[in-house]
Context: one part of a larger RNA
RNA sequence: UGACUAGGGCCUGCACAAGUGAUGGACAAUGCGGUUUAAUUCGAUGCAAAGUGAAGAACCUUACCAGGGUUUGACAAGCCACGAAUCCUCUUGAAAGAGAGGGGUGCCUUUGGGAACGUGGACACAGGUGGUGCAUGGCUGUUGUCAGCUCGUGCUGUAAGGUGUUAGGUUAAGUCCCACAACGAGCGCAACCCUCGUGUUUAGUUGCCAACUUUGAGUUUGGAACCUUGAGCAGAUUGCCGGUGAUAAGCCAAAGGAAGGUGAGGAUGAUGUCAAGUCAUCAUAACCCUUAUGCCCUGGGCGACACACAUGCUACAAUGGCCAGGACAAAGGGUCGUGAUCCCGCGAGGGUGAGCUAACUCCAAAAACUCGUCCUCAGUUUGGAUUGUAGGCUACAACUCCCGUGCAUGAAGCCGAAAUCGCUAGUAAUUGUCGGUCAGCCAUACGACGGUGAAUUCAUUCCCGGGCCUUGUCCA
Numbered sequence: 001u002g003a004c005u006a007g008g009g010c011c012u013g014c015a016c017a018a019g020u021g022a023u024g025g026a027c028a029a030u031g032c033g034g035u036u037u038a039a040u041u042c043g044a045u046g047c048a049a050a051g052u053g054a055a056g057a058a059c060c061u062u063a064c065c066a067g068g069g070u071u072u073g074a075c076a077a078g079c080c081a082c083g084a085a086u087c088c089u090c091u092u093g094a095a096a097g098a099g100a101g102g103g104g105u106g107c108c109u110u111u112g113g114g115a116a117c118g119u120g121g122a123c124a125c126a127g128g129u130g131g132u133g134c135a136u137g138g139c140u141g142u143u144g145u146c147a148g149c150u151c152g153u154g155c156u157g158u159a160a161g162g163u164g165u166u167a168g169g170u171u172a173a174g175u176c177c178c179a180c181a182a183c184g185a186g187c188g189c190a191a192c193c194c195u196c197g198u199g200u201u202u203a204g205u206u207g208c209c210a211a212c213u214u215u216g217a218g219u220u221u222g223g224a225a226c227c228u229u230g231a232g233c234a235g236a237u238u239g240c241c242g243g244u245g246a247u248a249a250g251c252c253a254a255a256g257g258a259a260g261g262u263g264a265g266g267a268u269g270a271u272g273u274c275a276a277g278u279c280a281u282c283a284u285a286a287c288c289c290u291u292a293u294g295c296c297c298u299g300g301g302c303g304a305c306a307c308a309c310a311u312g313c314u315a316c317a318a319u320g321g322c323c324a325g326g327a328c329a330a331a332g333g334g335u336c337g338u339g340a341u342c343c344c345g346c347g348a349g350g351g352u353g354a355g356c357u358a359a360c361u362c363c364a365a366a367a368a369c370u371c372g373u374c375c376u377c378a379g380u381u382u383g384g385a386u387u388g389u390a391g392g393c394u395a396c397a398a399c400u401c402c403c404g405u406g407c408a409u410g411a412a413g414c415c416g417a418a419a420u421c422g423c424u425a426g427u428a429a430u431u432g433u434c435g436g437u438c439a440g441c442c443a444u445a446c447g448a449c450g451g452u453g454a455a456u457u458c459a460u461u462c463c464c465g466g467g468c469c470u471u472g473u474c475c476a
Base pairs, nucleotide, nucleotide: 001476002475003473004472006471007470008469009468010467011466012465013464015460019423020422021421022420023419026314029311030310031309033307034305035304042053043052064300065299066298067297068296069295070294073125078123079121080120081119082118083117087102088101089100090099091098092097107114108113127289128288130287132285136283137282138278139277140276141274143272148187149186150185151184152183153182154163155162156161166179168177169176193266194265195264196263198234199233200232201231202230203229204228208223209222210221211220213218242252243251244250303442316416320375321374323372325370326369332363333362334361337356338355342351343350344349382413387408388407389406390405392403429452430451431450432449433448434447435446
């Protein structure tokens, strides 16, 4: 100087407390371990692995296994020879491929040939999701959005080092003030960026408003007030008043204000730590394979199932369930798309195919909610697993192994031990909507959007994590 078995002081965080809702018990979903298997491809393993890479495994993907093939190769570029290429038919085969037949010549040209493509040959080479993340780059997680980490010159100490960065206040903050052998500076903090909240200017179409006509609309005409949508500007700075403080920084309270002390949220992640993660995104060193650890194909597997764990979903009901009326969003996506209307079907869906390259049209029905009927505390009109059967969609193909629908079936479950987790306001809880990936979908996931909308915080004694100062010493 660091580190920490320990102690002290100051401070902080949904850390405790105060509340609230969950997990842990049930069913099934997904992932992981284990076991099994020809293969169940690989990676990730306390927090910081386990609905993670994967924003979508029937084939493909696919890296795994079995079998069938192939060896200058699926791909790149170089040399030689032949043929333009594309195309059609047949045999064989699970396909990949192998064999045979037919047709057919184009473009440029100095008429030698050339370009592109195909077939064959030789060799340098290609290829590898093979191993090493403990050889690496890049990217990422975590500490942690914590307030820290350093440098120049000076001073000081024999030196390692110290000082600055400490003390007194203050802050979300090494934020600011003040004192001081320090004076300055850099990376971080903050601000600059985006979204939301207020006003104003400007622009009015496909949006808004009014009138006529119709009453489901549609069309026409007019308007720029309102709403709304873009673009620009203003606005918040402890600015003002009072108190407090060291006459400072600041803190407390009030006014005005749409908003008040960082207005709310996001993006933004210092020096380092964990030989953290990734050689399977990519790149890369050296090692290994080269008739195979490369490449093509068919089928299977990644979907197995005594069990154990993790994350979410649905429930156990009356603050509810079923049925029948009625109402109110936001944000997205659409031309190989979205698909209105009408007809058929109990339904999934089928037929038809208008409009829309979208403030125009479509997805689209918002759901909790509200108004009525029934149910009356039961394993039930709860719960929906499982299974049977019929039928539908996508796709060459739905057996392994997809997703909807109708009828029937109707498990467990009556609020969950020890223990554990989230959350401080438009938050928790609850309720639906959309998107990406995508032919389809195992999505209850992930990412976004609005609707309804709480309770509690006395306080820092204690548990956990962190920061600064200080005492101590197993240790370097």
Molecule: small-subunit ribosomal RNA, 3' major domain
Organism: Erythroxylum rotundifolium